[in-house]
Molecule: Bacterial RNase P class A
Organism: Cellulomonas sp. McL0617
RNA sequence: UGAGUCAGUCAGGCGGCCGCGUCGGGCCUUCGGGCCCGCCGAGGAACGUCCGGGCUCCGCAGAGCAGGGUGGUGGGUAACACCCACCCGGGGCGACCCGCGGGAAAGUGCCACAGAGAACAGACCGCCGGCUCAGCUCGCUGGGCCGGUAAGGGUGAAACGGUGGUGUAAGAGACCACCAGCGUGCCGGGUGACCGGUGCGGCUCGGUAAACCCCACCCGGAGCAAGGUCAGACAGGGAGCGUUCGAGGGCUGCUCGCCCGAGCUCCCGGGUAGGCCGCUGGAGGCGUGCGGCAACGUACGUCGUAGAGGGAUGGCCGCCACUCGCGCAGCUGCGGGCAACCGCGCGCGAGGACAGAACCCGGCGUAUCGACUGACUCAUCCG
Numbered sequence: 001u002g003a004g005u006c007a008g009u010c011a012g013g014c015g016g017c018c019g020c021g022u023c024g025g026g027c028c029u030u031c032g033g034g035c036c037c038g039c040c041g042a043g044g045a046a047c048g049u050c051c052g053g054g055c056u057c058c059g060c061a062g063a064g065c066a067g068g069g070u071g072g073u074g075g076g077u078a079a080c081a082c083c084c085a086c087c088c089g090g091g092g093c094g095a096c097c098c099g100c101g102g103g104a105a106a107g108u109g110c111c112a113c114a115g116a117g118a119a120c121a122g123a124c125c126g127c128c129g130g131c132u133c134a135g136c137u138c139g140c141u142g143g144g145c146c147g148g149u150a151a152g153g154g155u156g157a158a159a160c161g162g163u164g165g166u167g168u169a170a171g172a173g174a175c176c177a178c179c180a181g182c183g184u185g186c187c188g189g190g191u192g193a194c195c196g197g198u199g200c201g202g203c204u205c206g207g208u209a210a211a212c213c214c215c216a217c218c219c220g221g222a223g224c225a226a227g228g229u230c231a232g233a234c235a236g237g238g239a240g241c242g243u244u245c246g247a248g249g250g251c252u253g254c255u256c257g258c259c260c261g262a263g264c265u266c267c268c269g270g271g272u273a274g275g276c277c278g279c280u281g282g283a284g285g286c287g288u289g290c291g292g293c294a295a296c297g298u299a300c301g302u303c304g305u306a307g308a309g310g311g312a313u314g315g316c317c318g319c320c321a322c323u324c325g326c327g328c329a330g331c332u333g334c335g336g337g338c339a340a341c342c343g344c345g346c347g348c349g350a351g352g353a354c355a356g357a358a359c360c361c362g363g364c365g366u367a368u369c370g371a372c373u374g375a376c377u378c379a380u381c382c383g
Stems, first nucleotide, its partner, number of pairs: 001379010012320007020041002023038006043354001047365002050363005055223004062256004067219005072086005087101001088099004102214002107212002109208003124153002126149011161179006180204002182201008227277004236268006248260004284303008322351007333344004
């Protein structure tokens, strides 16, 4: 210098004019509100609402079942499906990236098309043996039937270990050596997932669990339209069931079991649909020190103004900065460096996205014009 990998930051600045919302002050008011001044007024994702929690209400007498979730190991955390570190598998020359990563040797189901056969396999072609028929060059060839065979061919995503040998009529883990895998014993390392070494067993066992299922662990329900509080309005009528022979209700979805218990259900008619609180200071942000590989924890310091009516936070102009394009100027120039090499002018025009709080946090996912910083990798050049 070129090509990359990872982590992170920003999301233009200043001024003028016009406009919107809450709050505070002042004035006016027909009491509905209006006008003026001042302070403050979105995000890295405020988004999707996918996951986890705080908070609130209901329940708390428990047990079982059902249901849901998570899934390598060890940590972090209020918690998580998140994060960190490591393990295993896969990809990349590499920095590094990806994994819905328990169990298929418990059971059941499924495995398209092709193929003879797709899971206690399978005989289509081929190979081999026997019987038989035909032919002739007389020990071979061809046909049929019966049987053996998974070494070869063919189909397929996948055909029941691989190579070599022994063996055999031909063959085959049938047997042997080595290799690969699996199971299992021992030794060593690690908190652990797991790794390394060594012995034994011919054990060779397909895939699928985001199919049922099995194993381990976790999980009450509903949500700020939660919930609380203040004020206000109204008009009752009818039918049915029931009060120890218990209607009805509560205890999560069900059952057992427990508790309350005199009202409950339906129809017709009538009334209301306002104010306030909850509401923003929190598992908070930033900096430094300490502990930890890290996520993170902890101590000290420091900062701090959205809170709405489910409704506001915008527009125009000028200057500056940035990026891109075009034109001009410059191009043995100036500055930096040992060098390769890098930086440096003026004018005009264009551009700035995705999106927008509504109880609050922690994550994940998705969208985003662009600009910048740091660490690392590979290739090339220079010293």